[in-house]
RNA sequence: UUUGAUAUUCAGCAAACCCGGCGAAAGCCGGCGACGCAAAGCUAAAGGGGCUUACCGCUUUUAGGCGGCUGCCAGCCAGCUGCAUCU
Repeated sequence: UUUGAUAUUCAGCAAACCCGGCGAAAGCCGGCGACGCAAAGCUAAAGGGGCUUACCGCUUUUAGGCGGCUGCCAGCCAGCUGCAUCU
């Protein structure tokens, strides 16, 4: 240096629910909380995937569907970097 394994003791992060705020929505921020995490650190302008649909177009009959545009997810895969012990 590489491959793989183990450890959540100390330290670290924090899902869902609930409360407040922002947003059209997805979702995000703060509080609370503790499902989980050995990269749950970073990257959405490398790529795949997922979610959203205010607005626009088409369709439709009043609801919705499809497409575009928009935004979001790194706790979906992936890429980059990194920690303790053993191998």